Predicted 3D model of a 463-nucleotide part of an RNA (small-subunit ribosomal RNA, 3' major domain) from a Candidatus Nealsonbacteria bacterium. Rfam family: Bacterial small subunit ribosomal RNA.
Context: one part of a larger RNA
RNA sequence: AGACGGGGGCUCACAGAAGCGGUGGAUCAUGUGGCUUAAUUCGACGAUACGCGAGGAACCUUACCAAGGCUUGACAUACAUUCGAAGUUCUCGGAAACGAGAAUGCCUUCGGGCGAAUGUACAGGUGUUGCAUGGUUGUCGUCAGUAUGUGCCGUGAGGUGCACGCUUAAAUGCGGUAACAUACGCAACCCUUGUCCUAUGUUUUAUUUGUCAUAGGAGACUGCCCGGGACAACUGGGAGGAAGGUGAGGAUGACGCCAAAUCAGCAUGACCCUUAUGCCUUGGGCUGCACACAUGAUACAAUGGUCAAUACAAUGGGCUUGGCUAACCCGCAAGGGGGAGCAAAUCUCAUCAAAAUUGAUCUCAGUCCGGAUUGAGGUCUGCAAUUCGACCUCAUGAAGUUGGAAUCGCUAGUAACGGCUUAUCAUCAAUGGAGCCGUGAAUACCUCCCUGAGCCUUGUACU
Numbered sequence: 001a002g003a004c005g006g007g008g009g010c011u012c013a014c015a016g017a018a019g020c021g022g023u024g025g026a027u028c029a030u031g032u033g034g035c036u037u038a039a040u041u042c043g044a045c046g047a048u049a050c051g052c053g054a055g056g057a058a059c060c061u062u063a064c065c066a067a068g069g070c071u072u073g074a075c076a077u078a079c080a081u082u083c084g085a086a087g088u089u090c091u092c093g094g095a096a097a098c099g100a101g102a103a104u105g106c107c108u109u110c111g112g113g114c115g116a117a118u119g120u121a122c123a124g125g126u127g128u129u130g131c132a133u134g135g136u137u138g139u140c141g142u143c144a145g146u147a148u149g150u151g152c153c154g155u156g157a158g159g160u161g162c163a164c165g166c167u168u169a170a171a172u173g174c175g176g177u178a179a180c181a182u183a184c185g186c187a188a189c190c191c192u193u194g195u196c197c198u199a200u201g202u203u204u205u206a207u208u209u210g211u212c213a214u215a216g217g218a219g220a221c222u223g224c225c226c227g228g229g230a231c232a233a234c235u236g237g238g239a240g241g242a243a244g245g246u247g248a249g250g251a252u253g254a255c256g257c258c259a260a261a262u263c264a265g266c267a268u269g270a271c272c273c274u275u276a277u278g279c280c281u282u283g284g285g286c287u288g289c290a291c292a293c294a295u296g297a298u299a300c301a302a303u304g305g306u307c308a309a310u311a312c313a314a315u316g317g318g319c320u321u322g323g324c325u326a327a328c329c330c331g332c333a334a335g336g337g338g339g340a341g342c343a344a345a346u347c348u349c350a351u352c353a354a355a356a357u358u359g360a361u362c363u364c365a366g367u368c369c370g371g372a373u374u375g376a377g378g379u380c381u382g383c384a385a386u387u388c389g390a391c392c393u394c395a396u397g398a399a400g401u402u403g404g405a406a407u408c409g410c411u412a413g414u415a416a417c418g419g420c421u422u423a424u425c426a427u428c429a430a431u432g433g434a435g436c437c438g439u440g441a442a443u444a445c446c447u448c449c450c451u452g453a454g455c456c457u458u459g460u461a462c463u
Stems, first nucleotide, its partner, number of pairs: 001463002003460003007457007015447002019410005026298008034289002042053002064284007073122001077121008087104007106113002124273002127271003133267002135262003138258001140256001145184006151160003164175003190250004195218007221244001224238005300403001304362007316349003323342002328337003369400001374395007416439007
């Protein structure tokens, strides 16, 4: 100088308390461990792994296993030699890759080009090492800290600055001071949103109509008033105002810590393989099931289930070839036919929604709750749904009556509840992720007792 303390002081945080809703019990989905297996590819492991890499495992992906094949190779460059081939089509063998046979079969400005075969250098490796690395990322933490110059103090390591008082979300400021300045962080600058004004108008609208869109501007600064305070910084209250003291949200993550994560995204040193640890193909596996954990979905019902009628959104997506697909017709439905319009404020997904409201019924039951599981019949995608897809219809109708110890999230348009859109994508295992709107609360007196963090100080046999 640090680190640590079941030392002290001060301050703070959905940390506790006050509330609301969950997890832990049931069934299922997904991930992980374990077990099994020819293989169940690999990575991630307290917080900071476990709906994570994976924003789509039937083939492909695919890295794993079995079998069948190739060896200058699926891919790149160079040289030498030879050839006009290679390729395409057909036949045979084969699971395919591939092998055998037949047919067809280059251009030229004559320099060569293009392609193939053979040979040589080499290719190739999701093989090892994240404890050799770059780059990127998580975490402490959006916490308020981390450093430097000169000066001063100290023999020196080093200290001071950055202690202290008040204040702040903040090393934010003010005061004071052997310190004075400065840099990276804080804040501001950036984006979205909330109010108003002006201009424009593709679409919209009966209408230059504006609750919409685009662009520009105004507005909030403790500016004004009162109290407190060191007359300061600031703080409590008030006025006006759409908004008040950071208005709300996002992006933005200092020096560093964990030899944290990643050699399988990429790049890369070293080592290793080279008729195989490389490459191609078919099939299987990654989905395997006594079990355990994690994250979710659905429920256990009357603030509800079912039936009927009637309302109100926003964000988004859509073919330069085969996307979004209307009206209309068929089907109980999934869907099929149809083909108008649209490269989209114009057409379409989409009458864009469901909770909601109104009426009827059920009357507390393992039920008209709940929907797992299983049987039968279908639809769609795709070369192909057996291992192993989604959806529809009929039938079946399991556990479950609010969950032990324990434990998680959340302070306002938030939690909770309700649906909608979208990336990936032929289809889809999505109940996941990223967004959008609708309905819309309760509680916070307070504290440092639990957990964690910051500053000062103290002890130490630790570094």